Overview
This is a predicted structure of a 73-nucleotide RNA (transfer RNA) from Ostrea edulis.
[in-house]
RNA sequence: GGCCAGAUAGCUCAGUUUGUAGAGCACCUGACUUGGGUUCAGGCGGCCCGGGUUCGAAUCCCGGUCUGGACCA
Numbered sequence: 001g002g003c004c005a006g007a008u009a010g011c012u013c014a015g016u017u018u019g020u021a022g023a024g025c026a027c028c029u030g031a032c033u034u035g036g037g038u039u040c041a042g043g044c045g046g047c048c049c050g051g052g053u054u055c056g057a058a059u060c061c062c063g064g065u066c067u068g069g070a071c072c073a
Base pairs, nucleotide, nucleotide: 001072002071003069004068005067006066007065010025011024012023013022019055027043028042029041030040031039048064049063050062051061052060
C1' cells in the first nucleotide's frame, strides 16, 4: 500500500423491506426508608464527517477520518 470488519446515548449493544431511533447499566427528579442501599414511577441524552439518490436514509451509492485483523504483499 491492498483487502475485510466496525463507528448509533456517558458505557456495553440492538435496530427487520429506507417509514416515530431503542434496551440494559450509569446520571437527574420524585415515592419508599431514621439514613444508605434495594424497589417503583418519571426524566435527560445519540446515528463518525462531507456529498448524492429518494416523498422519506442509522439503513442504499460516492468520497474521507478513526479503530481493529492468526488476512494479502
The organism belongs to Ostrea, within Eukaryota. Its Rfam family is "tRNA". Rfam classes the family as a transfer RNA.